[in-house]
The RNA shown here (c-di-GMP-I-GGC riboswitch aptamer) has 84 nucleotides and comes from candidate division Hyd24-12 bacterium UBA6080.

RNA sequence: GUUUGACAAGGCAAACCGGGAGAGAUCCCGGGACGCAAAGCCACGGGUCCUAACCCUUGUGGAAGGACAGCCGGGCCGCCAAAC
Numbered sequence: 001g002u003u004u005g006a007c008a009a010g011g012c013a014a015a016c017c018g019g020g021a022g023a024g025a026u027c028c029c030g031g032g033a034c035g036c037a038a039a040g041c042c043a044c045g046g047g048u049c050c051u052a053a054c055c056c057u058u059g060u061g062g063a064a065g066g067a068c069a070g071c072c073g074g075g076c077c078g079c080c081a082a083a084c
Stems, first nucleotide, its partner, number of pairs: 001084005011036002016031006034070001040076003044073003047068005054062002056059001
């Protein structure tokens, strides 16, 4: 450096519960582990979800604003081990 994730080390943490923030999706802290070899980071493309403000056609609306990276793709960075 390439490939891989059996063992070992170390890491993250779904549902649910408690507390907090938010209009909401959802997020943060603590507990908790279903899982994860990028379940690290980035909303760039698709997708899903929300609708306080904005728009007008006043709606099961939007080319508006937001959420999800643990939905898929893409980009960036990277630990440990094994084989070569």